The RNA shown here (c-di-AMP riboswitch aptamer (ydaO/yuaA leader)) has 133 nucleotides and comes from a Chloroflexota bacterium.
RNA sequence: ACGUUGUUUUGGCCGAAUCCUGGCACUCGCCGGGACGGGGGACCCACGCAAGGGGGUGAAGCGCGGUGGCCGCGCCGGCGACUUCGAACGCCGAACCCGUCAGCUAACCCCGCAGGCGUUUCGAAGGGAAGCC
Numbered sequence: 001a002c003g004u005u006g007u008u009u010u011g012g013c014c015g016a017a018u019c020c021u022g023g024c025a026c027u028c029g030c031c032g033g034g035a036c037g038g039g040g041g042a043c044c045c046a047c048g049c050a051a052g053g054g055g056g057u058g059a060a061g062c063g064c065g066g067u068g069g070c071c072g073c074g075c076c077g078g079c080g081a082c083u084u085c086g087a088a089c090g091c092c093g094a095a096c097c098c099g100u101c102a103g104c105u106a107a108c109c110c111c112g113c114a115g116g117c118g119u120u121u122c123g124a125a126g127g128g129a130a131g132c133c
């Protein structure tokens, strides 16, 4: 000097996934609460045959074609570092759960509060911070 790994700190990204000057413990553990997110659940409304069961979280769907455990194309959906709008470019379109059962749905009831990362440019409007006077 370079590379790799681990730990700590700081400020960020995707995502609902965070906070507590609350309680008990005492070294970061348990309980509880706020914020945020999801599901179930009336009247009314909607639906109403048969077959293939059906449904939920999530952007993660639909159609066509093929050499078909996958691939290609189109449409569509999502993300890219203050916010919104527009454009270009790039990337993603998974995974899991319920268990024959669930349309919407006031009251009411129940549940989650993880995990993974290092992410562009231009224009307009707005907001914020720092420095200087």
Base pairs, nucleotide, nucleotide: 012117013116014115018034019033020032022031023030024029036112037111038110039109040108045103053101054098055097056096057095061075062074063073064072065071066070076093077092078091079090080089082126083125084124085123086122087121088120
Description:
NCBI's taxonomy places the organism under Bacteria, Bacillati, Chloroflexota. The sequence was found by an Rfam model in a public genome assembly. Of the family's consensus pairs, 96% are formed in the model. Its Rfam family is "c-di-AMP riboswitch aptamer (ydaO/yuaA leader)". Gene Ontology terms of the family: regulation of gene expression and cyclic-di-AMP binding.